[in-house]
Context: one part of a larger RNA
RNA sequence: CUAAUAACUAAGGAACUUGGCAAAAAAGCGGACGUAACUUCGGGAUAAGUCCUUCCCACAGCAAUGUGGGACGCAGCGAAUGUCGCGGGGGCGACUGUUUAUCACAAACACAGCUUCAUGCUAACACGUAAGUGGAUGUAUAUGAAGUGAUGCCUGUCCGAUGCCAGAAUGUUAAGCUCUCUUGUUCACGCUCGGGAGUCAAGCACUGGUGAAUGACGGCCGUAACUAUGACGGUCCUAAGGUAGCGAAAUUCCUUGUCGGGUAAGUUCCGACCCGCACGAACGGCAUAACGAUCCCCGCACUGUCUCAGUUUUAGUUUCG
Numbered sequence: 001c002u003a004a005u006a007a008c009u010a011a012g013g014a015a016c017u018u019g020g021c022a023a024a025a026a027a028g029c030g031g032a033c034g035u036a037a038c039u040u041c042g043g044g045a046u047a048a049g050u051c052c053u054u055c056c057c058a059c060a061g062c063a064a065u066g067u068g069g070g071a072c073g074c075a076g077c078g079a080a081u082g083u084c085g086c087g088g089g090g091g092c093g094a095c096u097g098u099u100u101a102u103c104a105c106a107a108a109c110a111c112a113g114c115u116u117c118a119u120g121c122u123a124a125c126a127c128g129u130a131a132g133u134g135g136a137u138g139u140a141u142a143u144g145a146a147g148u149g150a151u152g153c154c155u156g157u158c159c160g161a162u163g164c165c166a167g168a169a170u171g172u173u174a175a176g177c178u179c180u181c182u183u184g185u186u187c188a189c190g191c192u193c194g195g196g197a198g199u200c201a202a203g204c205a206c207u208g209g210u211g212a213a214u215g216a217c218g219g220c221c222g223u224a225a226c227u228a229u230g231a232c233g234g235u236c237c238u239a240a241g242g243u244a245g246c247g248a249a250a251u252u253c254c255u256u257g258u259c260g261g262g263u264a265a266g267u268u269c270c271g272a273c274c275c276g277c278a279c280g281a282a283c284g285g286c287a288u289a290a291c292g293a294u295c296c297c298c299g300c301a302c303u304g305u306c307u308c309a310g311u312u313u314u315a316g317u318u319u320c321g
Base pairs, nucleotide, nucleotide: 001316002315003314004313006312007311008310009309011307012306015305020302030052031051032050033049038043040150054071055070056069057068058067059066060065072076077082085300086299087298088297089296090295091294092292093291097109098108113148114147115146116145117144118143119142125134126133127132151287152286153285154284156217157216158215161214162213163210164209165208166207167206170205171204172203176199177198178197179196180195181194184191185190218236219235220234221233222232245279246276257273258272259271260270261269
């Protein structure tokens, strides 16, 4: 000097660092007391926090044990094994669960619940050339497909475009069929070549409907008795111009926005504001107790993470032999 599922350290105690990573500490599903916000009244909760724990004697009791008195120690679950660190605020996802065997365990997937569409049974749908099979020895409280994702409060406007659904009319529309003219061949029938007329399906056009279907949800100008702002008015365009709620957000470029809080000092964090570059309602919006090897911020405790390094053990390296 290197390594270790090794140990210790004055004073300080996160000053380390992207970040308390790692380590330390604490408590110990034994007993007694005690226990907040919030809450879906079940929880939260072993919340937090405080005290007791050995031995001897007496008494009570069937006993576990309790009460009183006394003894010793630094220490009484006296060693060993075993055995939650705690609290506060926020984001996301309700939850238990699942996942990239071999860089990702999550906010991704799933989920119960909600909704839409299809399907009347030889069901729809799927596999198969077919026979046939699954669906199902089921029958709309069933089955299939798609989206959303517990629960609570809700889920606005637009059918112009695209899709889908409906529509006994009309237009367009292939082969076929009927009639007719024509070319070739032929005595003829017929076959054949090209043209015309009529008839004729779905589709498309057309007429409507439909958003928890694919999707979309404006601009300019003026205006109130300081100023500022603009409830109000005008105008252009549109199928209609974003409602409730939320908002510098897992979304905010400008931006470390501005104000407030926490710090001596805070690009992060929390609470507000709203000029939302470019939130927004089942590609769900907002809230939410509980839960999480999730992510962010703060505090208590604790420590060699650090100030700042030192010592010890073991095995190497190195030097001498």